RNA sequence: GGGUGCGAACGGCAAAUCGCUCGCGAGGGUGAGACGCAAAGCCACGGACCUCCACAUGAGGAAGCCGGGUUGCCACC
Numbered sequence: 001g002g003g004u005g006c007g008a009a010c011g012g013c014a015a016a017u018c019g020c021u022c023g024c025g026a027g028g029g030u031g032a033g034a035c036g037c038a039a040a041g042c043c044a045c046g047g048a049c050c051u052c053c054a055c056a057u058g059a060g061g062a063a064g065c066c067g068g069g070u071u072g073c074c075a076c077c
Stems, first nucleotide, its partner, number of pairs: 002077004007073001012037002017032006035064001041070003045067003049061004
């Protein structure tokens, strides 16, 4: 450097739901919580999805659905 993950060890993330809060909304923030995750780290490029407005060649949301880009712990080969 490459591959694999059957992830042991040290760890990491955090679904649903609930409290508070922001937003027309999809949803966001935060606290609790833990369904799960070997990238459930980052990006939003393609497909799929959602919202608002319209009838346009629009604006927005999430991305832990599939694909892609990029960075990365450990173990083994």
Molecule: c-di-GMP-I riboswitch aptamer
Organism: Solirubrobacteraceae bacterium